[in-house]
Background:
Small-subunit ribosomal RNA, 3' major domain from an uncultured bacterium, 484 nucleotides, folded computationally.
Context: one part of a larger RNA
RNA sequence: UGACGGGGGCCCGCACAAGCGGUGGAGCACGUGGUUUAAUUCGAUGCAAACCGAAGAACCUUACCUGGAUUUGACAUACAUGUGGUAGUGAAGUGAAAACGGAACGACCUUAGCUUGCUAAGGAGCAUGAACAGGUGCUGCAUGGUUGUCGUCAGCUCGUGUCGUGAGAUGUUGGGUUAAGUCCCGCAACGAGCGCAACCCCUAUGGUCAGUUGCUAACAGGAGAGCUGAGCACUCUGGCGAGACUGCCGCCGACAAGGCGGAGGAAGGUGGGGACGACGUCAAAUCAUCAUGGCCUUUAUGUCCAGGGCGACACACGUGCUACAAUGGCCGGCACAGACGGAAGCGACUUUGCGAAAAGGAGCGGAUCCUCGAAAGCCGGUCCCAGUUCGGACUGCAGUCUGCAACUCGACUGCACGAAGUCGGAAUCGCUAGUAAUCGCGCAUCAGCCAUGGCGCGGUGAAUACGUUCCCGGGCCUUGCACA
Repeated sequence: UGACGGGGGCCCGCACAAGCGGUGGAGCACGUGGUUUAAUUCGAUGCAAACCGAAGAACCUUACCUGGAUUUGACAUACAUGUGGUAGUGAAGUGAAAACGGAACGACCUUAGCUUGCUAAGGAGCAUGAACAGGUGCUGCAUGGUUGUCGUCAGCUCGUGUCGUGAGAUGUUGGGUUAAGUCCCGCAACGAGCGCAACCCCUAUGGUCAGUUGCUAACAGGAGAGCUGAGCACUCUGGCGAGACUGCCGCCGACAAGGCGGAGGAAGGUGGGGACGACGUCAAAUCAUCAUGGCCUUUAUGUCCAGGGCGACACACGUGCUACAAUGGCCGGCACAGACGGAAGCGACUUUGCGAAAAGGAGCGGAUCCUCGAAAGCCGGUCCCAGUUCGGACUGCAGUCUGCAACUCGACUGCACGAAGUCGGAAUCGCUAGUAAUCGCGCAUCAGCCAUGGCGCGGUGAAUACGUUCCCGGGCCUUGCACA
C1' cells in the first nucleotide's frame, strides 16, 4: 500500500421488510448428470453451466457408430508429360448407395495459314506423376478476436508541485449534497485523462410541410359498404422545427451546491424505455464461428456413401407448459388491438369434408390486396361441488399435410380410452406501474416440425414499501492484523 475481520461509522441495491404471483408435490416438454450402448459426437459446470452454443437432429445437418468404397484426393495453387472423338451430357446393366460401366450426343477461347472448314501452335478443361491439399485431431495454461462476471457499481489514474531516507502519501481526505469522484465550500495542492452525465434512437404534446391511408366532418350519388364524385378539416404516415432548463414563486440551507412545496404545462426535477459497460478481477468461456504458434495424422485422425445414433432409461437435478376447477368448464350470440410477414410466397372467395384439409381461385412484390377472425371481455343458457360436463397424460382405430422417404423418429384432425392431480415438506425465485399477474397475436430459423423455447407486439390491469435491526452483494472513511 492492499486484501481480510462473526471491528466501528456513513450510504446504496426487489438485499431484507411490506405485498402479489410462482418453483419445490402431479402429468408432460426441453436441457443436464448418471447409467446403458457399436455409437448414444463435442463443448458449457456455484452465483456467471443446465429451452446454454442449437433462430429448427427423419435423410441432409453430423462432427459419433457399423458396414461398403477411395488415395494428388470433396477443395486451392503452381510444375512436368500426355490429350480432339478432348471437356461436358451421359442410356442399358451391377449395386443399399457411393461407385463401376460405357451405348449415344458432343463443344469453347487466342494466334497464324489458306482450300472457308480444315491444318498448325497455344489456352481452358481432362488424364497421369510428384510438390502439396485435408483434419469439428490436441493444447483457451502458447495466442488474436469475441463474450460472460463483479457492475451502469462510481470508481480508476496521470503531469507538475509539496511531504517522507524509502515503500509511498497528498490531490481522490474533510463539511454538505447527488443516481453519480454530481456539484458547492474548505484544504499544499494546482490542473488533466478514462469513467458519470450530456450528445444518439424509440416514446409522451403542440406547430409546420406533404396527401392514391383516414373522414362523412360539409356537399352530391347510392339499398348498403369511404363504395363513388369531391375535399385535406380530423386520424394517420414521416421530414423539419418547438417544448423541460429547478426556468418562475415560497420555505429550508453556509448568502453556496442543493432539498421540500406550489404555479403553469401534454410532460417536472435523470419524464419513461433503449443503445452505451472505466482501470481491472476470475491463467473465467471459446483452437467446434473465424483466425493462429506449437504438436500429432497423411492408403488416414482425410474424403464419399448406405443404414443406425445424437430421440436409449432403474434414477437424480434444472428450466418451463398444463392442471387440480364455479372469479370455473361447456354451448350460442355480440365487440375492440398493435407490431410484423408475404412470390418455389401470402392467399380473399366458392365448392367438398364433422375436421385436419382438398379442388378451383380474385387480389397482392403490397399504408391500397392477403394473413385480419384477436383472446381474455360482454350478454344469454347449462353444469351444482363430484376425481365431476374438472383435468387431460396414456392407449386403440381411422385420417390430413410436408417431404425421395414419417418404423426407429414429424406435426395436426376425428371417434373411442380417460391416468396422476383436491394447491404442494424443508427450502427457494421473480416483481415497485402501464410493472406484477393474466389474455391472445406476430416474427426469425424453417420443406415440415417435436416451439410449452427465444425475440417482439398489443388487450385487461393490481397490491405494497413502516423502515434499514437482521440475511446477501456493493461504495466511502476509519481501526486491528499472525496474510501478500